This is a predicted structure of a 73-nucleotide RNA (transfer RNA) from Microthamnion kuetzingianum. The RNAcentral record of the sequence draws on ENA. Rfam family: tRNA. The family's RNA type in Rfam is transfer RNA. The coordinates come from a structure-prediction model, not an experiment, and the mean pLDDT is 80.
RNA sequence: GGGAACGUAAUUCAGUUGGUAGAAUGUAUGCUUUGCACGCAUAAAGUCAUCGGUUCAAGUCCGAUCGUUUCCA
Numbered sequence: 001g002g003g004a005a006c007g008u009a010a011u012u013c014a015g016u017u018g019g020u021a022g023a024a025u026g027u028a029u030g031c032u033u034u035g036c037a038c039g040c041a042u043a044a045a046g047u048c049a050u051c052g053g054u055u056c057a058a059g060u061c062c063g064a065u066c067g068u069u070u071c072c073a
Stems, first nucleotide, its partner, number of pairs: 001072007010025004019056001027043005049065005
C1' cells in the first nucleotide's frame, strides 16, 4: 500500500425476511441468615462506533470516515 471480518448495557454475546432493543454474568435494593455466602424477587444501566443516504419506518439496506482483528505485499 491492497483485501476481508467485526463494532449493540460495566463484561461476554443474541437480535432470523427492515416493524416498540434482549439474555447471561456483574451492580443496587428487598426477602432469607446471628452474620456472610447461596437462593428468590425487583430495579437501574443503550446516541446500536461516527456522519450522511434510501424508506411511512433502519441495530438490520447503501456510501464515507474512525477503531480492532486478520490475510497478502